[in-house]
RNA sequence: CGCGAAAUGGCAAACAGCUCGAAAGGGCUGGACGCAAAGCUACGGGUCUAAGGCCGAGAGGGCUAUGAUCGCCGGGUUGCCGAAG
Numbered sequence: 001c002g003c004g005a006a007a008u009g010g011c012a013a014a015c016a017g018c019u020c021g022a023a024a025g026g027g028c029u030g031g032a033c034g035c036a037a038a039g040c041u042a043c044g045g046g047u048c049u050a051a052g053g054c055c056g057a058g059a060g061g062g063c064u065a066u067g068a069u070c071g072c073c074g075g076g077u078u079g080c081c082g083a084a085g
Stems, first nucleotide, its partner, number of pairs: 001085001003082002010035002015030006033071001039077003043074003046069003052064004
């Protein structure tokens, strides 16, 4: 150190209950699939949603992020432990 053996601790997917939200999704509790940044940050890309707006004669229609996701990838930033290398 762009490394991850051990140990102490940490987080918590699916699913269920309650709850917030138009939805995607979020919060709390239970629960553990996993995680060495699965801490923080929507900065770039991706993905999801479409309330509002626009289009449409209309539709249970189309487009659109200002919404969401950092446990999709990358970037930025902070940080515990310390064998081998």
The RNA shown here (c-di-GMP-I-GGC riboswitch aptamer) has 85 nucleotides and comes from a Bacillota bacterium. NCBI's taxonomy places the organism under Bacteria, Bacillati, Bacillota. Rfam family: c-di-GMP-I-GGC riboswitch aptamer. Its family is annotated with cyclic-di-GMP binding in the Gene Ontology. The sequence was found by an Rfam model in a public genome assembly.